[in-house]
RNA sequence: AUCUCAUGCAGAGUGGCAGAGGGACUGGCCCAAUGAAGCCACGGCAACCGGUUAAAAUUUCGAUUUUAACGCAGGUGCCAAUUCCAGCCUGAAUGCGGGUGCGUUCAGGGAAAAUGAGAA
Numbered sequence: 001a002u003c004u005c006a007u008g009c010a011g012a013g014u015g016g017c018a019g020a021g022g023g024a025c026u027g028g029c030c031c032a033a034u035g036a037a038g039c040c041a042c043g044g045c046a047a048c049c050g051g052u053u054a055a056a057a058u059u060u061c062g063a064u065u066u067u068a069a070c071g072c073a074g075g076u077g078c079c080a081a082u083u084c085c086a087g088c089c090u091g092a093a094u095g096c097g098g099g100u101g102c103g104u105u106c107a108g109g110g111a112a113a114a115u116g117a118g119a120a
Base pairs, nucleotide, nucleotide: 002119003118004117005116006115007114013042014041015040016039017038021031022030023029025087026086027085028084043079044078045077048075049074050072051070052069053068054067055066056065057064058063083112088109089108090107091106092105093104094103095102096101
């Protein structure tokens, strides 16, 4: 890097170094010298994996699976804005237009990206 599955309207930041960018991409809209990215220290959130406990089911009686809880000296992740919003498709309402067109708002689905677990 590729493929599969799951998840996202909740939650959580201070200090130091540094010095102009950042929010994936495009458009929008934001954040940023009252200090961006990045690095370091300490702190926190969450519960994907692991762990522990309880219940149920299955069992070859070794265990396995499911559900719930805990937040554990473990492995990741995360700590502006819904994944910041949209992008492609469908539907509803509405405006413009001669027009199977265009715009706006709302709803649903998808794509993409992100994170985790797994596969080869």
SAM riboswitch aptamer (S box leader) from an uncultured Verrucomicrobia subdivision 3 bacterium, 120 nucleotides, folded computationally.
It was read from a public genome assembly, where an Rfam model found it.
The model forms 97% of the base pairs in the Rfam consensus.